[in-house]
Context: one part of a larger RNA
């Protein structure tokens, strides 16, 4: 709970596509549903309001009156606005043309550095690690060094408050397929738009299932230290995992803690793209006026001034718990209370 809000106090769904619904550009005409207006009926009585009266007053009781408004019916109005119907327009939106930037996506192929391992040569006592050590490795030849080979994962420099993507996210090179954007001119369609309950799709990491793969790192675990203890921090090892394919899960401080779209409201300055340049447009940063804000701060990329639509909040704890339902292989996810207490 007809109120006020949602950057940080409670509160923007993780993101998008889109159904119903809500809302919707400019001009003309018709009509008269909304709208405006008149009348009639009705909205019991009591109560309430106003005016009288009766109990000595009052409470109380009695009588009378009536506005506004709702609903229904019957008429009327047409200056507007909304709706409906018809006709048109081009600014919103889209299509096409010509350019253009990009780690946008998917698949395939290739590359070098590093790491580990294997083989061989040289060599001969340590190596490794730490605050210091020890566990560990090493004369069965380690570490170091050289050559050859294998494997997996990640792509130094370029690299940038740089770019792209709806978000998650995306970074070696090349090829193929493919999505979106921006700019210019203004050819075409002619409101085709915005939002979006349900719904659907995508959705980091971790986790699950199956089959592979497994270099390095490394939950768990073991050992060595430290310590009063040390189920830790440090060290030596090391399984799952990390990687691939096919499914599942559907959550994150999924953050700009800021929903989407549109309009308007000072400037200055850096970068990116289009552009010969300038101007302009699109994006991305910083400073900042008016204004806003509890303050911090925001400030044409608004948290300013407005419009439309959706989501959400309503003291703390109990609690994102219990229960029910839906989904999931499970883990669990979604929805989501109350008692009680302060």
């Nucleotide at each position: 709970u007809u109120g006020g809000g949602c950057g940080u106090a409670a509160a923007g769904c993780g993101u998008u596509u889109g159904u119903a619904g809500g809302u919707g550009g400019c001009u003309c005409g018709u009509a008269a549903a909304g709208u405006c207006u008149a009348c009639u009926g009705u909205c019991a009585a009591a109560u309430a309001u106003c005016g009288a009266g009766g109990c000595u007053c009052a409470a109380c009781c009695u009588c009378g009156a009536g506005c506004a408004g709702g609903c229904a019916g019957u008429g009327g109005a047409g200056u507007a606005c909304u709706c409906a119907c018809g006709a048109g327009c081009u600014u919103g939106a889209g299509u096409g043309u010509g350019g253009u930037a990009g780690a946008g996506g998917u698949a395939g192929a290739g590359g070098g550095a590093a790491u580990u391992c294997c083989a061989u040569g040289u060599g001969g006592a340590g190596c490794g690690g730490u605050g210091a050590a020890a566990u560990g490795c090493g004369u069965a030849g380690a570490g170091a060094u050289a050559u050859g080979g294998a494997a997996g994962a990640a792509c130094a420099c370029c690299a940038g408050c740089g770019g792209c993507g709806a978000a998650g996210g995306c970074g070696c090179u090349c090829u193929a397929c493919u999505g979106g954007g921006c700019c210019a001119a203004g050819a075409c369609u002619g409101a085709c738009a915005c939002u979006g309950a349900g719904a659907a799709a995508c959705g980091a990491a971790a986790g699950c299932u199956a089959a592979g793969g497994g270099a390095g790192u490394g939950a768990a675990u073991a050992g060595g230290a430290u310590u009063a203890g040390a189920u830790a921090c440090c060290c030596u090892a090391g399984u799952a995992a990390u990687c691939u394919u096919a499914g599942c899960u559907g959550u994150a401080a999924a953050c700009u803690a800021u929903g989407a779209a549109g309009a308007c409201u000072a400037a200055g300055u850096g970068c990116u793209g289009c552009c010969a340049a300038a101007a302009g447009c699109a994006g991305u940063g910083c400073u900042g006026u008016a204004g806003c804000u509890a303050a911090c701060g925001c400030g044409u990329u608004a948290a300013g001034u407005c419009u439309u639509c959706c989501g959400c909040c309503u003291g703390g704890g109990g609690a994102g718990u219990a229960u029910g339902c839906u989904c999931g292989c499970a883990a669990g996810a979604g929805u989501g209370a109350a008692a009680c207490u302060c």